Predicted 3D model of a 71-nucleotide RNA (transfer RNA) from a Candidatus Saganbacteria bacterium. Rfam family: tRNA. It is annotated as a transfer RNA. NCBI's taxonomy places the organism under Bacteria, Bacillati, Candidatus Saganbacteria.
RNA sequence: UGGGGGAUCGUCUAAUGGUAGGACGGCUGACUCUGACUCAGCCAAUGAGGGUUCGACUCCUUCUCCCCCAA
Numbered sequence: 001u002g003g004g005g006g007a008u009c010g011u012c013u014a015a016u017g018g019u020a021g022g023a024c025g026g027c028u029g030a031c032u033c034u035g036a037c038u039c040a041g042c043c044a045a046u047g048a049g050g051g052u053u054c055g056a057c058u059c060c061u062u063c064u065c066c067c068c069c070a071a
Stems, first nucleotide, its partner, number of pairs: 001070007010024004018054001025043006047063005
């Protein structure tokens, strides 16, 4: 420099263009003499800008960062 792939709650991982879910975690409560386990509830996210669309995590485009290949 060229080509390919990726970026979603604190972490991991889903999501035919139509309500962004789940697990772990954290907090609160129940249970317990206390703790652990278990149960219930809550917290919490689409890398950034622009475009297409009635509607975008999803399609297009530019940029940022990471990985792989070639030179």